[in-house]
RNA sequence: UACAAAUGUAGCCACACUUGUUGUGAAACAAGGCCGGAAAACCACAGAUCUUUUGAUGUACUGCCAAAGAUGGCUGGGUUGCAUAU
Numbered sequence: 001u002a003c004a005a006a007u008g009u010a011g012c013c014a015c016a017c018u019u020g021u022u023g024u025g026a027a028a029c030a031a032g033g034c035c036g037g038a039a040a041a042c043c044a045c046a047g048a049u050c051u052u053u054u055g056a057u058g059u060a061c062u063g064c065c066a067a068a069g070a071u072g073g074c075u076g077g078g079u080u081g082c083a084u085a086u
Base pairs, nucleotide, nucleotide: 006084007083008082012037013036017032018031019030020029021028022027035073041079042078043077045076046075047074049070050069051068052067054066055065057063
């Protein structure tokens, strides 16, 4: 110096919830908050879950199929990264 695993002192992120804004919605963003996280950093490729402005069907907006979207703190995968005794 590089790689792998382990650990996480100092640090980092921020679940639920509350307020405001955006959106038909799932949800997102900001502030507060702090359940947890060692990639809880980024990416919608595959699956899963959720939404419905659209199409088709229908037992007629509670179902089903497709499509579009949401979710990376659902899983897999891809990319990148901090510190430390070893």
The RNA shown here (c-di-GMP-I riboswitch aptamer) has 86 nucleotides and comes from a Gammaproteobacteria bacterium.
The source organism's lineage runs through Bacteria, Pseudomonadati, Pseudomonadota and Gammaproteobacteria.
Model confidence (mean pLDDT): 80 of 100.